About this RNA: RNAcentral holds the sequence, with entries from ENA. The RNA shown here (transfer RNA) has 72 nucleotides and comes from a Patescibacteria group bacterium. The coordinates come from a structure-prediction model, not an experiment, and the mean pLDDT is 81. Its Rfam family is "tRNA". The family's RNA type in Rfam is transfer RNA. Taxonomically the source falls in Bacteria candidate phyla (Bacteria).
[in-house]
RNA sequence: GCCCCCAUAGCUCAAUGGAUAGAGCAUCAGCCUUCUAAGCUGAGGAUGCGUGUUCGAUUCACGCUGGGGGUA
Numbered sequence: 001g002c003c004c005c006c007a008u009a010g011c012u013c014a015a016u017g018g019a020u021a022g023a024g025c026a027u028c029a030g031c032c033u034u035c036u037a038a039g040c041u042g043a044g045g046a047u048g049c050g051u052g053u054u055c056g057a058u059u060c061a062c063g064c065u066g067g068g069g070g071u072a
Base pairs, nucleotide, nucleotide: 001071002070003069004068005067006066007065010025011024012023013022018055027043028042029041030040031039048064049063050062051061052060
């Protein structure tokens, strides 16, 4: 240089075009407890960037950025 894969919450993962993007752990608050832990309830928190296709994009197309792998 060329080819392939990946990028969603603080972390690990769902969501294959359809409207409020979910879950576990973590964090915070409340309940419970003499206190802590555990348990229960609730809250906050995310689609790497840009352009396009579409009535509608996390999902499709192109480019860029970052990471990983392959190849001479």